A computed fold for a 109-nucleotide RNA from Lunatibacter salilacus, annotated as SAM riboswitch aptamer (S box leader). Its mean pLDDT, the model's own confidence on a scale to 100, is 83. It was read from a public genome assembly, where an Rfam model found it.

This record gives sequence, C1' cells and structure tokens, in this order.
RNA sequence: GGUUUAUACAGAAGAGGUGAGAGACAGGCUCCACGACCCUCUGGCAACCUGGAAAAACCAAGGUGCCAAUUCCUGCCGGGUAAGAUAUCCUUACUUGGAGAUAUAACAU
Repeated sequence: GGUUUAUACAGAAGAGGUGAGAGACAGGCUCCACGACCCUCUGGCAACCUGGAAAAACCAAGGUGCCAAUUCCUGCCGGGUAAGAUAUCCUUACUUGGAGAUAUAACAU
C1' cells in the first nucleotide's frame, strides 16, 4: 500500500500555540476572528485488540482510535406511501432494504 472481516442512529472537555478556512470527494447544509481546522499538555469516551475470563452480559483503560451536527444529508439499485401528470410510462416528496464509497480496528500479506 492493497485484501479480508467487524463496526459506524450511543458516548466524550479544558487550556496553550498558530492564524483561515474546515466538515474525504461532488451537490446541499452546517461550523468558523466570540479563533474553526491543525499541533502540544491535561482530561474524558469505549469501536477493535489486551486483561478479569472459560461463551457472554459486565468491569478495567495497557495498545491503536475517538471527543460538532446519524459516517451532517444525498450520490447506485430495489420496495412502499402520497401528490401531479396520466392508457401504459414519467416527475416530485417522504419512508424503507441492500450495495458502493469513506473512517477505525484486527489477523494475515
């Protein structure tokens, strides 16, 4: 780096530094000089590994991780409901299932 598997509607802050964008991408919609994003320290959360422990609820917080908004919403393919148009088709809104993409972890490579 890529593959596989699992998880992603819950949860989680303050200070210092820096100084303009940030939320993966696109379209929306949000956050942001009342200082976002990022870095450091402290604190916290608990997805996976680890330990209690044997299968598990549960506990711990050692290793990664995480601490705005459901992965912020949608993106591709189906189902349903309602309205418009209306022979069949089609369009819009809402809802639901699956896939893909993304992120994180673990084993192997």